Model confidence (mean pLDDT): 87 of 100. This is a predicted structure of a 346-nucleotide part of an RNA (small-subunit ribosomal RNA, central domain) from an uncultured prokaryote.
[in-house]
Context: one part of a larger RNA
RNA sequence: UUGGGUUUAAAGGGUGCGUAGGCGGACUAAUUAGUCAGUGGUGAAAGCCUGCAGCUUAACUGUAGAAUUGCCAUUGAAACUGUUAGUCUUGAAUUCAGUUGAGGUAGGCGGAAUGUGUCAUGUAGCGGUGAAAUGCUUAGAUAUGACACAGAACACCGAUUGCGAAGGCAGCUUGCUAAACUGAUAUUGACGCUGAGGCACGAAAGCGUGGGGAGCGAACAGGAUUAGAUACCCUGGUAGUCCACGCCCUAAACGAUGAUUACUCGAUGUGUGCAAUACACCGUACGCGUCUAAGCGAAAGCGUUAAGUAAUCCACCUGGGAAGUACGUUCGCAAGAAUGAAACUC
Numbered sequence: 001u002u003g004g005g006u007u008u009a010a011a012g013g014g015u016g017c018g019u020a021g022g023c024g025g026a027c028u029a030a031u032u033a034g035u036c037a038g039u040g041g042u043g044a045a046a047g048c049c050u051g052c053a054g055c056u057u058a059a060c061u062g063u064a065g066a067a068u069u070g071c072c073a074u075u076g077a078a079a080c081u082g083u084u085a086g087u088c089u090u091g092a093a094u095u096c097a098g099u100u101g102a103g104g105u106a107g108g109c110g111g112a113a114u115g116u117g118u119c120a121u122g123u124a125g126c127g128g129u130g131a132a133a134u135g136c137u138u139a140g141a142u143a144u145g146a147c148a149c150a151g152a153a154c155a156c157c158g159a160u161u162g163c164g165a166a167g168g169c170a171g172c173u174u175g176c177u178a179a180a181c182u183g184a185u186a187u188u189g190a191c192g193c194u195g196a197g198g199c200a201c202g203a204a205a206g207c208g209u210g211g212g213g214a215g216c217g218a219a220c221a222g223g224a225u226u227a228g229a230u231a232c233c234c235u236g237g238u239a240g241u242c243c244a245c246g247c248c249c250u251a252a253a254c255g256a257u258g259a260u261u262a263c264u265c266g267a268u269g270u271g272u273g274c275a276a277u278a279c280a281c282c283g284u285a286c287g288c289g290u291c292u293a294a295g296c297g298a299a300a301g302c303g304u305u306a307a308g309u310a311a312u313c314c315a316c317c318u319g320g321g322a323a324g325u326a327c328g329u330u331c332g333c334a335a336g337a338a339u340g341a342a343a344c345u346c
Base pairs, nucleotide, nucleotide: 004317005316006315007300008299012314014201015200016199017198021194022193023192025088026087027086028085029084030083031082033081034080035077036076037075038074039073040072041071042070049065050064051063052062053061054060091191092188093187094186095184096183097182098181099180100179103177104176105175106174107173108172109171110154114150115149116148117147118146119145120144121143125136126135162169163168206247207246208245209244210243211242215241216240220236221235222234223233258313259312260311261310262309263308266291267290268289269288270287271286272285273284274283295302296301319346320345321344328339329338330337331336
């Protein structure tokens, strides 16, 4: 490299948009670049292969052929691919009328709880655990009530629910904004699919500057436990968690399953619309789940939401370790990220 693969054995990029490239719906005509056929030239000789011949045979040698799958020129063919011209509507998109949802973003508002402060009632404990102790408390705690302040998260509804490309998204409400679906079948007329580089987004932790800081809580301190206890348990508690702006760019970023299209028995739950209706709960479109036939699979299992049957494009794998390391390069404030070997060893 080919072949073979990528749910779990090595292997799907975290996700999207999109450049080049690759691939691409129906019909008609033209062209003849690819393609196909014929002819001519060339494709040195030797060698290889086949036939025949010569040394007694063989090796060896001679001779004839084939082969040299290629290239060039020329004459044709016109189905397919390409190109050009024209047409079409089923792919794709638009328009109009509706519907749906924790989709995004920026404001405003709310109650419960927690903590703190002040005042009041009230007196000796509270707290915590397996049991304790550290801790708090006669300078009046804990408990109860009133008032005030602060920050963070939104009980019930809540679901095998819904939305989003993924990460993710949940109190109520307003503005702005994106999407999907349904119905109409009005418009454009292949405008499509994929997508190396590229660009954007990307949980948590972490970083920078400035705020904020109730609760929780790495580090740290103390108390226990223990042979020890740099832990598990307890009392405290700083970064952080929150906000704004700017970085970081990684996750078991998982469905461990790339995107798109077509086809292939059924059963059932559910969300949203349309249609229909109480003699109703059937039908249809788009989603989200569960169980199974065929088929597939090493099996577990998958099974119209495929891991089935096919097609196009991208990404990735090639024994274990060394190693996601070293070196170099790019990016980053740093932490580090990306790219990514070999010796050696089994």
About this RNA
The RNAcentral record of the full RNA draws on ENA.